The RNA shown here (c-di-GMP-I-GGC riboswitch aptamer) has 90 nucleotides and comes from Firmicutes bacterium HGW-Firmicutes-8. Taxonomically the source falls in Bacillota (Bacteria, Bacillati). Its Rfam family is "c-di-GMP-I-GGC riboswitch aptamer". The family is grouped with related families in Rfam's "c-di-GMP_I riboswitch clan".

RNA sequence: CCCGAUAAAGGCAAACCCGCCGAAAGGCGGGGGCGCAAAACCACGGACCCUAGUAGUUGCUAGCAACUAAGGGUGGCCGGGCUGCCGAAG
Repeated sequence: CCCGAUAAAGGCAAACCCGCCGAAAGGCGGGGGCGCAAAACCACGGACCCUAGUAGUUGCUAGCAACUAAGGGUGGCCGGGCUGCCGAAG
C1' cells in the first nucleotide's frame, strides 16, 4: 500500500412519527434504528425522481395536454474525484 475480523474504541443513521422550509421531488431539527469501513465531502459522467415559474414545438376540447429545453433533487443508485479512524489474517 492492497485488503477488511463474529476485534477494540468511537462515528453515521433507513423506514416510521412530530415540527419547520419547499410548487414538488426533497431538505433541516428532534425521536427512532434498517443498515453502513467512507452511509465524510464534491452533481463531473451515467441512472432515477420532481415541474410552481420561464422558453420552444405539436395537438386539440382554446386554455389545457404531451414532449423538449432549462431548472431543482437523490453522494444511503453506480462510476469518478478528494480527504480520512482502526487493525487481525493474507